Glycine riboswitch aptamer from Ureibacillus endophyticus, 74 nucleotides, folded computationally. The model forms 89% of the base pairs in the Rfam consensus. It matches the Rfam family "Glycine riboswitch aptamer". Rfam's curators write: This family represents the bacterial glycine riboswitch. The sequence is in RNAcentral, with records from Rfam.
RNA sequence: GAGCAAUUUCUGGAGAGAACGCAUUUGCGUCGCCGAAGGGUUCACAAUCUCAGGCAAAAGGACAGAAAAGUAAC
Numbered sequence: 001g002a003g004c005a006a007u008u009u010c011u012g013g014a015g016a017g018a019a020c021g022c023a024u025u026u027g028c029g030u031c032g033c034c035g036a037a038g039g040g041u042u043c044a045c046a047a048u049c050u051c052a053g054g055c056a057a058a059a060g061g062a063c064a065g066a067a068a069a070g071u072a073a074c
Base pairs, nucleotide, nucleotide: 001074007068008067009066010065011064012063017031019030020029021028022027032055033054034053038051039049040048041047
């Protein structure tokens, strides 16, 4: 000089009941449902489970793009 992985910032970001009941102030319970945080099953992928999470908005969100700094290979 170069610039994996991981990290930070910004942007985009799906699915599924604004269900019902009780109590009250965001709690608890029941049933139905979703998979794209994570986790399990699997040699791996797909698929699958739904423990957790989620089912108006908010928040979260796999993943993608850009930027920053920066550690390796070279």